The RNA shown here (transfer RNA) has 72 nucleotides and comes from Candidatus Jingweiarchaeum tengchongense. The prediction has a mean pLDDT of 82. Its Rfam family is "tRNA". Its family is annotated with triplet codon-amino acid adaptor activity in the Gene Ontology. It is annotated as a transfer RNA.
RNA sequence: GGGCCUAUAGUCUAGUGGAUAGGACAGCUGGCUUCGGACCAGCAAACCAGGGUUCGAAUCCCUGUAGGCCCA
Numbered sequence: 001g002g003g004c005c006u007a008u009a010g011u012c013u014a015g016u017g018g019a020u021a022g023g024a025c026a027g028c029u030g031g032c033u034u035c036g037g038a039c040c041a042g043c044a045a046a047c048c049a050g051g052g053u054u055c056g057a058a059u060c061c062c063u064g065u066a067g068g069c070c071c072a
Base pairs, nucleotide, nucleotide: 001071002070003069004068005067006066007065010025011024012023013022018055027043028042029041030040031039048064049063050062051061052060
């Protein structure tokens, strides 16, 4: 330098154009417990950035950024 892939909450992950963006762990609050843990109930928390297509975009297209793999 070229090609390909990936980017969703603190972490891991689901979501193939119309769902309130879902789940697990972690966190917080309450219950339970002598205390803690476990368990039960609840709460908060996310679509990498910009642009385009579309009535409608996490999802499709372009550019960029970051990471990974391969080639040189």